[in-house]
RNA sequence: GCUGGCGUAGCUCAGUAGGCAGAGCACCUCCAUGGUAAGGAGGGGGUCGGCGGUUCGAUUCCGCCCGCCAGCU
Numbered sequence: 001g002c003u004g005g006c007g008u009a010g011c012u013c014a015g016u017a018g019g020c021a022g023a024g025c026a027c028c029u030c031c032a033u034g035g036u037a038a039g040g041a042g043g044g045g046g047u048c049g050g051c052g053g054u055u056c057g058a059u060u061c062c063g064c065c066c067g068c069c070a071g072c073u
Stems, first nucleotide, its partner, number of pairs: 001072007010025004019056001027043005049065005
């Protein structure tokens, strides 16, 4: 340099033929215990990598850029 994949909550990841953004773990509160852990109930947390384009509407489609991984040269 070329090709492909990935980027979504603190972490690991799902998601959708374009129409309210989710799960598990973690965190906070409460219950429970003499206390701790396990357990039960509830809650908070996101510019969906960035900038544009298409569209009534983009996390999703298109272009460019950035970062990570793999392959090729």
A computed fold for a 73-nucleotide RNA from a Bacillota bacterium, annotated as transfer RNA. The sequence is in RNAcentral, with records from ENA. The coordinates come from a structure-prediction model, not an experiment, and the mean pLDDT is 81. Rfam family: tRNA. The family's RNA type in Rfam is transfer RNA.